The part of an RNA shown here (small-subunit ribosomal RNA, central domain) has 351 nucleotides and comes from an uncultured prokaryote. Its mean pLDDT, the model's own confidence on a scale to 100, is 87.
[in-house]
Context: one part of a larger RNA
RNA sequence: CUGGGCGUAAAGCGCGGGCAGGCGGUCCGUUAAGUCUUUUGUGAAACUCCGGGGCUCAACUCCGGACAUGCAAAGGAUACUGGCGGACUAGAGACCGGUAGAGGCAAGCGGAAUUCCAGGUGUAGCGGUGGAAUGCGUAGAUAUCUGGAAGAACACCGGUGGCGAAAGCGGCUCACUGGGCCGGUUCUGACGCUCAUGCACGAAAGCGUGGGGAGCGAACGGGAUUAGAUACCCCGGUAGUCCACGCCGUAAACGAUGCGCACUAGAUCGCGGUGUCUAUAGACAGGUUCGGUGUCGCAGCUAAAACGAUAAGUGCGCCGCCUGGGGAGUACGGUCGCAAGGCUAAAACUC
Numbered sequence: 001c002u003g004g005g006c007g008u009a010a011a012g013c014g015c016g017g018g019c020a021g022g023c024g025g026u027c028c029g030u031u032a033a034g035u036c037u038u039u040u041g042u043g044a045a046a047c048u049c050c051g052g053g054g055c056u057c058a059a060c061u062c063c064g065g066a067c068a069u070g071c072a073a074a075g076g077a078u079a080c081u082g083g084c085g086g087a088c089u090a091g092a093g094a095c096c097g098g099u100a101g102a103g104g105c106a107a108g109c110g111g112a113a114u115u116c117c118a119g120g121u122g123u124a125g126c127g128g129u130g131g132a133a134u135g136c137g138u139a140g141a142u143a144u145c146u147g148g149a150a151g152a153a154c155a156c157c158g159g160u161g162g163c164g165a166a167a168g169c170g171g172c173u174c175a176c177u178g179g180g181c182c183g184g185u186u187c188u189g190a191c192g193c194u195c196a197u198g199c200a201c202g203a204a205a206g207c208g209u210g211g212g213g214a215g216c217g218a219a220c221g222g223g224a225u226u227a228g229a230u231a232c233c234c235c236g237g238u239a240g241u242c243c244a245c246g247c248c249g250u251a252a253a254c255g256a257u258g259c260g261c262a263c264u265a266g267a268u269c270g271c272g273g274u275g276u277c278u279a280u281a282g283a284c285a286g287g288u289u290c291g292g293u294g295u296c297g298c299a300g301c302u303a304a305a306a307c308g309a310u311a312a313g314u315g316c317g318c319c320g321c322c323u324g325g326g327g328a329g330u331a332c333g334g335u336c337g338c339a340a341g342g343c344u345a346a347a348a349c350u351c
Base pairs, nucleotide, nucleotide: 003323004322005321006320008304012319014201016199021194022193023192025088026087027086028085029084030083031082033081034080035077036076037075038074039073040072041071042070048066049065050064051063052062053061054060091191092188093187094186095184096183097182098181099180103177104176107173108172109171110154114150115149116148117147118146119145120144121143125136126135162169163168206247207246208245209244210243211242215241216240220236221235222234223233258318259317260316261315262314263313266296267295268294271292273290275288276287277286278285300307324351325350326349333344334343335342336341
């Protein structure tokens, strides 16, 4: 090295597009590189194996054969793989017509609530808790009414729902824009799948510069609780949370399940979309088909619980990853970052 694995035991990169590489549909022709075969040369001897001989046996030794898995040249075979040429349409894509959607980005608009400000009414409390206190209030609070300002988030609809590659996306309107699905079967003609490195995206927190700041709220201050209380509860409250631009690049980034293709009983409802058929006055509804999303379940699989056409079943292609626990996702080195830190990644020692 050959092995066995990766939902929960160690192990699927957070996600995508994609160069190199690996792999690749149907038919015909050609080539003969891979592949198979024949011949020749070479592949030293010793060693090993088989047969036989010599030391009284054996070890040892001698002879013959095998072996020497390889390399080279030449001749031949052509099913498969590859190369070249031609053709095809079932993969893939385009086109036309529909269709659902919190998909993205930008601008504008809206109402409820909260806080603050001004004014009116009004008077002694309010607030908070398990109970309190700190706190607020006669300089007029809380409550209530009117007007104004600001920021952030969008109740109901709302779903076991939808969209997106993932992160994620939810008030309304408009502009720009990506993808999906269904139907038609007009076109291209294998244009495909996967993907080391590199590239882009990537919640929250955090960082830089400038803005913004209602509510909430690390830190911090105070009040309680307690043996203590650097907490849980209460009153305050700064960063932050918001916006623009630029970084960071992590997560229980989870379905703890990489992507693609094919195949393998069903049932069901909730679905959602689409075309079509049936029925109907119509809507609803029913059948069928495609796509998505759940539950149950046969075979099978699994250590089990479970999974079960959305596979963890049966196969193929490609990538990533694992190899006892601790030390340690650490040290050192390298590299990226403003920093925080990220990525890559040991050993001694120990059980």
The full RNA is in RNAcentral, with records from ENA.